RNA sequence: GGGCCCCUAGCUCAGCCUGGUAGAGCACCCGGUUCGCACCCGGGAGGCCGCGGGUUCAAAUCCCGCGGGGUCCA
Numbered sequence: 001g002g003g004c005c006c007c008u009a010g011c012u013c014a015g016c017c018u019g020g021u022a023g024a025g026c027a028c029c030c031g032g033u034u035c036g037c038a039c040c041c042g043g044g045a046g047g048c049c050g051c052g053g054g055u056u057c058a059a060a061u062c063c064c065g066c067g068g069g070g071u072c073c074a
Stems, first nucleotide, its partner, number of pairs: 001073007010026004020057001028044005050066005
């Protein structure tokens, strides 16, 4: 220098192909349960979906550029 893959909640990831309400588990907070703690059960908070631009009535999703990471080739 080139090919491919990844970037979404504090963490690990799904959703992207096929555009239409942003989700799960763990962690955190509150409540129930217990003499109390843990386990278990119920509820809650937490996201400008890496950045910029384009297409569209509408973009996490499609297109282009940039940045970061992984892998392979040279």

The RNA shown here (transfer RNA) has 74 nucleotides and comes from a Candidatus Jordarchaeia archaeon.
Model confidence (mean pLDDT): 86 of 100.
It matches the Rfam family "tRNA". Its family is annotated with triplet codon-amino acid adaptor activity in the Gene Ontology.
The sequence is in RNAcentral, with records from ENA.